Small-subunit ribosomal RNA from an uncultured bacterium, 1453 nucleotides, folded computationally. RNAcentral holds the sequence, with entries from ENA and SILVA. Its mean pLDDT, the model's own confidence on a scale to 100, is 81.
RNA sequence: GAUGAACGCUAGCUACAGGCUUAACACAUGCAAGUCGAGGGGCAGCAUGGUCUUAGCUUGCUAAGACUGAUGGCGACCGGCGAAUGGGUGAGUAACGCGUAUCCAACCUUCCCAUGGCUAAGGGAUAACCCGUUGAAAGACGGACUAAUACCUUAUGUACUCCAACGAUGUCAUCAGAAUUGGAGUAAAGAUUUAUCGGCGAUGGAUGGGGAUGCGUCUGAUUAGGCAGUAGGCGGGGUAACGGCCCACCUAACCGACGAUCAGUAGGGGUUCUGAGAGGAAGGUCCCCCACAUUGGAACUGAGACACGGUCCAAACUCCUACGGGAGGCAGCAGUGAGGAAUAUUGGUCAAUGGGCGAGAGCCUGAACCAGCCAAGUAGCGUGCAGGAUGACGGCCCUAUGGGUUGUAAACUGCUUUUAUGCGGGGAUAAAGUGAGCCACGUGUGGCUUUUUGCAGGUACCGCAUGAAUAAGGACCGGCUAAUUCCGUGCCAGCAGCCGCGGUAAUACGGAAGGUCCGGGCGUUAUCCGGAUUUAUUGGGUUUAAAGGGAGCGUAGGCUGUCUGUUAAGCGUGUUGUGAAAAGUACCGGCUCAACCGGUGCCCUGCAGCGCGAACUGGUAGACUUGAGUGUGCGCAACGUUGGCGGAAUUUGUGGUGUAGCGGUGAAAUGCUUAGAUAUCACGAAGAACUCCGAUUGCGAAGGCAGCUGACGGGAGCACAACUGACGCUGAAGCUCGAAAGUGCGGGUAUCGAACAGGAUUAGAUACCCUGGUAGUCCGCACGGUAAACGAUGGAUGCCCGUUCUAUGGCCGUUAUGGUUAUGGGACCAAGCGAAAGCAUUAAGCAUCCCACCUGGGGAGUACGCCGGCAACGGUGAAACUCAAAGGAAUUGACGGGGGCCCGCACAAGCGGAGGAACAUGUGGUUUAAUUCGAUGAUACGCGAGGAACCUUACCCGGGCUUGAAUUGCUGGUGAACGAUACAGAGAUGUUGAGGUCCUUCGGGACGCCAGUGAAGGUGCUGCAUGGUUGUCGUCAGCUCGUGCCGUGAGGUGUCGGCUUAAGUGCCAUAACGAGCGCAACCCCUUUUCUUAGUUGCCAUCAGGUGAUGCUGGGCACUCUAUGGAUACUGCCGCCGUAAGGUGUGAGGAAGGUGGGGAUGACGUCAAAUCAGCACGGCCCUUACGUCCGGGGCUACACACGUGUUACAAUGGGGUGUACAGCGAGUCGGCGGCGUGCAAACGUCGUCCAAUCCUUAAAACACCUCUCAGUUCGGACUGGGGUCUGCAACCCGACCCCACGAAGCUGGAUUCGCUAGUAAUCGCGCAUCAGCCAUGGCGCGGUGAAUACGUUCCCGGGCCUUGUACACACCGCCCGUCAAGCCAUGAAAGCCGGGGGUGCCUGAAGUCCGUGACCGCGAGGGACGGCCUAGGGCAAAACUGGUGAUUGGGGCU
Repeated sequence: GAUGAACGCUAGCUACAGGCUUAACACAUGCAAGUCGAGGGGCAGCAUGGUCUUAGCUUGCUAAGACUGAUGGCGACCGGCGAAUGGGUGAGUAACGCGUAUCCAACCUUCCCAUGGCUAAGGGAUAACCCGUUGAAAGACGGACUAAUACCUUAUGUACUCCAACGAUGUCAUCAGAAUUGGAGUAAAGAUUUAUCGGCGAUGGAUGGGGAUGCGUCUGAUUAGGCAGUAGGCGGGGUAACGGCCCACCUAACCGACGAUCAGUAGGGGUUCUGAGAGGAAGGUCCCCCACAUUGGAACUGAGACACGGUCCAAACUCCUACGGGAGGCAGCAGUGAGGAAUAUUGGUCAAUGGGCGAGAGCCUGAACCAGCCAAGUAGCGUGCAGGAUGACGGCCCUAUGGGUUGUAAACUGCUUUUAUGCGGGGAUAAAGUGAGCCACGUGUGGCUUUUUGCAGGUACCGCAUGAAUAAGGACCGGCUAAUUCCGUGCCAGCAGCCGCGGUAAUACGGAAGGUCCGGGCGUUAUCCGGAUUUAUUGGGUUUAAAGGGAGCGUAGGCUGUCUGUUAAGCGUGUUGUGAAAAGUACCGGCUCAACCGGUGCCCUGCAGCGCGAACUGGUAGACUUGAGUGUGCGCAACGUUGGCGGAAUUUGUGGUGUAGCGGUGAAAUGCUUAGAUAUCACGAAGAACUCCGAUUGCGAAGGCAGCUGACGGGAGCACAACUGACGCUGAAGCUCGAAAGUGCGGGUAUCGAACAGGAUUAGAUACCCUGGUAGUCCGCACGGUAAACGAUGGAUGCCCGUUCUAUGGCCGUUAUGGUUAUGGGACCAAGCGAAAGCAUUAAGCAUCCCACCUGGGGAGUACGCCGGCAACGGUGAAACUCAAAGGAAUUGACGGGGGCCCGCACAAGCGGAGGAACAUGUGGUUUAAUUCGAUGAUACGCGAGGAACCUUACCCGGGCUUGAAUUGCUGGUGAACGAUACAGAGAUGUUGAGGUCCUUCGGGACGCCAGUGAAGGUGCUGCAUGGUUGUCGUCAGCUCGUGCCGUGAGGUGUCGGCUUAAGUGCCAUAACGAGCGCAACCCCUUUUCUUAGUUGCCAUCAGGUGAUGCUGGGCACUCUAUGGAUACUGCCGCCGUAAGGUGUGAGGAAGGUGGGGAUGACGUCAAAUCAGCACGGCCCUUACGUCCGGGGCUACACACGUGUUACAAUGGGGUGUACAGCGAGUCGGCGGCGUGCAAACGUCGUCCAAUCCUUAAAACACCUCUCAGUUCGGACUGGGGUCUGCAACCCGACCCCACGAAGCUGGAUUCGCUAGUAAUCGCGCAUCAGCCAUGGCGCGGUGAAUACGUUCCCGGGCCUUGUACACACCGCCCGUCAAGCCAUGAAAGCCGGGGGUGCCUGAAGUCCGUGACCGCGAGGGACGGCCUAGGGCAAAACUGGUGAUUGGGGCU
């Protein structure tokens, strides 16, 4: 896009066209084929006339009855014509059925036309009617009468047919045949009335039919052979005619791979749909042809039938019946039932068109024309038009709260009236004819006048009136695909054509608002074509995506070198015929337009005939040599077959030597061995394989081929150019060869070695490893016929840039590692090709020819069938079902028990710890009213918390408040605010209330309280909606960009390579050149020094003073403090290196190669952490999930883990004495002196708002003691007594004193930190803080080591490279069994069908054939017999379905 459609929602009108696709299923009822009286006899019914009778009664009329065929006419009957057309359906049919072209010298043709001729004489019946018999009926039978255009006989014969003779002439022809002669046979019908209609035979035409042939006409080879009247002939029969159409005889043919036969499916065409076309699909309506008429068979009549509304027979079904018998055939029009998703009225009329009959009028016509029903299609029209903004109300959503959108949409104003409704007009057109008359004309045509005929229908059309009045929906809005937001829902409900959407912010579900598309329709479903170059003729492919046969030989077939002549089949061109109409298309015209219809032209691409042409293909004749082959010569090779020979090794036998193990492995064990192994020597035996040479070597068609040698056989190559003269290429079938394993028979058996046994390994180990070991491995003969049979690349021929190596020949040659040529084998590359990888004269390039093969993945190379095989198995080779992918090449990552390089306290080398004990602290778990919450591998666990007794506090219990504890706007009222005291209460809170009285311009204001109102409040949820901040990889060296270049592209290059570095740090190289974020540097501290400054610091010099002290004056030199500079850069030297750089006990220097430390954290990763620090979207609570208060809890305790402290002691504990720091805080504070106390501490005096005071460090050192013990170690726990902070130390604080004195004697597997002022060890300070559970955290200084061979290994990381089926990225992906459910399918003992064929038996009707008895004068008939046959029965096979316990595999979950 389309449809004979169906379904859902919706629906105003008109015109045109359409309407059982299914059950060729069954049918009630009505109608669909009659007509002619001008063929006939007649007269049932109707009408008219006549006669008679009767009645009413006015001598006439009316009415009734009877008779009468006399008239109109006519039921039934005889006869003629028609009924074979029209109408329906598509079952059958794969066929001369259909289409197209040709032929019939092999045929027929009623009615019609033309021509010419005839129409004579007779005869006998029969139906109807009448009478009768019989039957329920349908009907049947008998008797008698009668007519014809019914039937019969005879005559004639223009002519025709046949036979015979003659035979012009014609033909492709077995032949046809004019004219002439002779013989035989064959005709007729009348009617009515004066003019026609008929009848008969004949010729020709026209029309219609019959037959024959060429070409075309679906699928299957898992259908390969079929066929006996079969193929042909001779002679007959039959027919309108040809013919095995039928028959007798003879011959053995005929069809088939160019697809016979069989099976399945199907009416064919014009045309229709689609498509650019070529094609593909379809065959409804209309037209042509065919076939059929319940199923099957058969003939009759006839011009025509083997007959839809005829006959006979058989079968099934239905109906009637008196049970004896009968009737019927809607696939005609309506209609009914059934089937189905589904398809209409038991309508009107013969007015028109057409048909039948008739002289005609006319009659008949479910053909036809009309109407009815149905959105089922196409076309047309309408549902209003214009104005109208405060852009109304309402809705909806967004928002910067101004607004936006629905939206000029509505309201409102004006206008119009198609349509609708009502009224009226309109005998519209379609009508032409018929009858009658007249004229022309001349015997049936035309014209004129008149008469008459309309179903639809009072319709179309026209006019008037009314009044926007009567008339809009459907689908969609994630992408494809035009059109988006909100709410609800929460992997539910649901959507979905494909991808897919939905798990709490859904543009995808449902609703709404808005939008988009189409519109009297819109969607869905089904089917066809297109897109699909996705079956490729136009117009595809086969190295790796599906696809080259394992290889060769070769049949048919296809294709085929150069030149010349000829032919004209193909081919080209011209012309003729045909290609029905309709359809298509262009133009013109008719319905108001259009659809629709009419006219004219074109088209119908085809087929056939007749000419012309000769390039190409083909045929034919001749020639040629370059393709192909032959010959001669030369060398070549792991080519094949079959013999002979050889040595080494292995195993084994015998003997010798010799002694305890051998063997085997990652390590072992099984195994062998004192009965003497292994090892070694000698001799012997056997079988198999051939070391080195050996190679991208060579040979072969492929498989494949390797010691040496003989014989036989085959091959390619080079050289010469002698011979043949296209002899060629490919190759479906077919034949042959064909690794390994395997099979059969017979040998052989040394090694190795499936199966098997044992030992190991392992969770297991039916494996890998080890010890043995049977088939086999080897030979002969035979089978089998497959491999990743691979170059994953079929064969042949020609053409097209180069470089280089190699094998075998030839030529040249200056002899060179030379040049050149041919044929092989390789590597690299240009053009070109290719999706790319890659291929590239050995093509996957450019071309030609032939063969084979492919068409999404799985199912499946499976099932069934067939063929082959001894078997194993091989060849051929589907479907159901299922998925939306499977696959190729390349890219970037990630990963690897891949590779290379490098780094890091990563390992190693060391030092000290953890893991064992007690305690502290955090976590898990458990418990609890609550033990608030968060953090959970590294990257949670002395973490948020830098400080939970109350508070904090978020948790629990209880008691209160509700505009609220805090902040704030407005309104009203009121009062300063505030509030000691007392009372109740656990407190919050409530009550009491001494006192207190602001500013002012007098309006009020500030402040507070009360009431109302608008904001509140939430540590409630979501860190997977977020901002911000943070951890980690990682202070690792990486991460990117611009331009250029490369690539179809993803991407790459740069950023790779070499060297170097701590570093993508730099240098060199380089299709890259530059740049950015990172690195480094810049910043801070520290180390050295200088300048400036000099108090609270310092004191060298000067002076003073003290018990002593920079204590004082003074000074600023030094230290120090503070500010600003300098210094270090591989700068210098030696060596190495192109350079960058490296190196050195180098120099110098305070410091040397980043001097040390800090701050600083690229692009990103982990949906990492945090909604409880803060902020914030959404959701949730609102007398509570908010808020206040008292108490409790966060501190619980069978247990487990992390981080720490103290120890276990002598490098120590205790005591006494004596030295040396730095950072930093301090007035609600720090500290000192004195007094009291053993002490914590208290009292008092003093000092410091700080370079001024605090401010004595401890380890160390010296001396004394302890002497190896659960101790003078260790200090937990517990008892007693105190101190301090605080409203308050019970749960639940710290400290002091006395007493008590636990575990613990250096810690399993495992594991952590650290490379120098570091580890270890020692003390000091600070924050938080009333106090403190701090042994934590953050800082400060004192003392002060050991070790690093090195990068194999563990962990982490960086760069390059490689493989990948991974990309949520190895914590990935993924295979098979088993368990369960569902689905389709194969096999299966069987069971049940179906169509077709064969054989035998029987055999209706009927044609044909035959026949002495019967009938008939006869013609003939009857009867009987025969052939054939529908149908029926029996039988055995083949084919094809359904079902089937059980069973096999497969798919999905």